A computed fold for a 75-nucleotide RNA from a Fidelibacterota bacterium, annotated as transfer RNA. Rfam family: tRNA. Rfam classes the family as a transfer RNA. The prediction has a mean pLDDT of 81. The same sequence occurs in records of 3 taxa.
RNA sequence: CGGAGCGUGGCGCAGUCCGGCUAGCGCACCUGAAUGGGGUUCAGGGGGUCGUAGGUUCAAAUCCUAUCGCUCCGA
Numbered sequence: 001c002g003g004a005g006c007g008u009g010g011c012g013c014a015g016u017c018c019g020g021c022u023a024g025c026g027c028a029c030c031u032g033a034a035u036g037g038g039g040u041u042c043a044g045g046g047g048g049u050c051g052u053a054g055g056u057u058c059a060a061a062u063c064c065u066a067u068c069g070c071u072c073c074g075a
Stems, first nucleotide, its partner, number of pairs: 001074007010027004020058001029045006051067005
């Protein structure tokens, strides 16, 4: 320098292919109950605007462009 993959709550992931349900799951966290307490179980709850910016569209995590970070391949 060229190419490819990944980036979504604190952590790990799904959703993208083929645009449209309120952006969801597990763990973690908070509150309450059971227990003498812990662990554990049950019930309830908070936390995201999808790496960033712009564009297309009635509508974008999803499509297009640029760009940043990480990883891999090639030179």